Description
Model confidence (mean pLDDT): 90 of 100. Small-subunit ribosomal RNA, central domain from a wastewater metagenome, 350 nucleotides, folded computationally. The RNAcentral record of the full RNA draws on SILVA. Rfam family: Bacterial small subunit ribosomal RNA.
[in-house]
Context: one part of a larger RNA
């Protein structure tokens, strides 16, 4: 290469849009390019196979036929893929009405608590711990009550809830927006699925510049601990967290399980739609779509487990994996301000 494979053994890109490319619904005809048959030429000789023969045998050699699975040309078949011409509606998609939801992005607004900052009332403590010390405190602290200032973050509701492609999204109100989702019917008529390079987003930390700093708190100081204690405790405290811009581009970015689609027993639960039953409504109770969860047949799986939301049965497509270790190295290259990031050997070992 083939082959087997990727939820825990090595392996699913973190997510998504997407050129190209790869596959790609029914029906009718039309062509003949791929496809299949025949003929025709060619496909050197040796080589190989087989059947015969010659050296006493055998290697070896003679001889005829196979072979050269090929390419070219032609005459023909049309199912199947292609191509075309037309038609379909079941994939996809667009309208209509309707609810749901921390989906996003801007402004505005609240109540609670923490710090501080004035003023009152009050006096010796407060604070912290395993048990103390640094620390605060009679220049009046903690405690308490009134005023103020200010940043960060929304207790309860709250869920095993819900949204989003993934990161992720929670106070309360406007205003601008993307998605899904039910239901009716009407409409486009294959307009799709995948997606290599591209291009977009991408927590938490980390640079840039400029604000902002209430808490909490790498680093750094101090007191404890201890044999020591660059640490687990405690007293401090700077970046940092927050807010524009603009970079960075990485995770245990996990469901460690890649999208689409089809098709395979069910029970129970939960969201959001519909419908439908009972006199109405509250509500149950039934049925249908659509998420999300729990146990479970068949089935898979080394097992553990998985099971209509699959790791089951099967179809497109792309990624990736091929022993440990050296190596999330090293060299080049790309990109970054920069730390670094992507891409990635190999000698040598076991």
């Nucleotide at each position: 290469c083939u082959g087997g494979g990727c939820g825990u053994a090595a392996a699913g890109a973190g997510c998504g849009c997407g050129c190209a490319g790869g596959c790609g619904g029914a029906u009718u005809g039309a062509u003949a390019a791929g496809u299949c048959a025949g003929g025709u030429g060619u496909g050197a000789a040796a080589u190989c196979u087989u059947c015969g023969g010659g050296c006493u045998c055998a290697a070896c050699c003679c001889g005829a036929a196979g072979c050269c699975u090929g390419c070219a040309u032609u005459u023909g078949a049309a199912a199947c893929u292609a191509u075309u011409a037309a038609u379909c509606u079941g994939g996809a998609g667009u309208c209509u009405u309707g609810g749901a939801g921390a989906g996003g992005c801007a402004g505005g607004c609240a109540g609670a608590a923490u710090u501080c900052c004035u003023g009152g009332u009050g006096u010796a403590g407060c604070g912290g711990u395993g048990a103390a010390a640094u620390g605060c405190g009679u220049a009046g602290a903690u405690a308490u009550c009134a005023g103020g200032a200010g940043g960060a973050a929304u207790a309860c509701c709250g869920a095993u809830g819900g949204c989003g492609a993934a990161g992720g999204c929670a106070g309360c109100c406007u205003g601008c927006u993307g998605g899904a989702c039910a239901a009716u019917g009407a409409c486009u008529g294959a307009c799709g699925c995948u997606g290599a390079g591209g291009c977009g987003c991408g927590a938490a930390a980390g640079c840039g510049u400029g604000g902002g700093g209430a808490g909490c708190a790498a680093a750094c100081a101090g007191g404890a601990u201890u044999a020591g204690a660059u640490a687990c405790c405690c007293u401090g405290g700077u970046a940092g967290u927050c807010c524009a811009c603009g970079c960075c581009c990485u995770a245990a970015a996990c469901g460690u399980u890649g999208u689409c689609g089809a098709c395979c027993a069910g029970a129970c639960g939960u969201c959001g739609g519909a419908g439908g039953u009972a006199u109405c409504u509250a509500u149950c109770c039934c049925u249908c779509c659509g998420g999300u969860g729990u146990c479970g047949a068949a089935c898979c799986u080394a097992a553990c487990g998985g099971a209509u939301u699959a790791a089951g049965u099967c179809g497109a497509c792309c990624g990736c994996c091929u022993g440990g270790g050296g190596a999330c190295u090293a060299u080049g290259c790309u990109c970054g301000c920069a730390a670094g990031a992507g891409u990635g050997a190999a000698a040598c070992u076991c």